[in-house]
RNA sequence: ACGGGCGUAGCUCAAUCUGGUAGAGCACCGGCUUCCAAACCCGACGGUUGUUGGUUCGAUUCCUGCCGCCCGUG
Repeated sequence: ACGGGCGUAGCUCAAUCUGGUAGAGCACCGGCUUCCAAACCCGACGGUUGUUGGUUCGAUUCCUGCCGCCCGUG
């Protein structure tokens, strides 16, 4: 330099293909339980979907540029 993949909650990942209310587990917090705690159970909290612009009634999803990470080719 060229080709491909990835970027979503504090962490690990869904949802994208086929545009239509952004979710799960873990962690943290509160409760229940216990002499106290752990475990179990219940609840709550947590997001500019990397960023910029475009298409659309509507974009995490489609398109463009940029940034970062990974793999490959030379």
Predicted 3D model of a 74-nucleotide RNA (transfer RNA) from Dactylosporangium cerinum. The coordinates come from a structure-prediction model, not an experiment, and the mean pLDDT is 83. Its Rfam family is "tRNA". Rfam's curators write: Transfer RNA (tRNA) molecules are approximately 80 nucleotides in length. Lineage of the source: Bacteria > Bacillati > Actinomycetota > Micromonosporaceae > Dactylosporangium.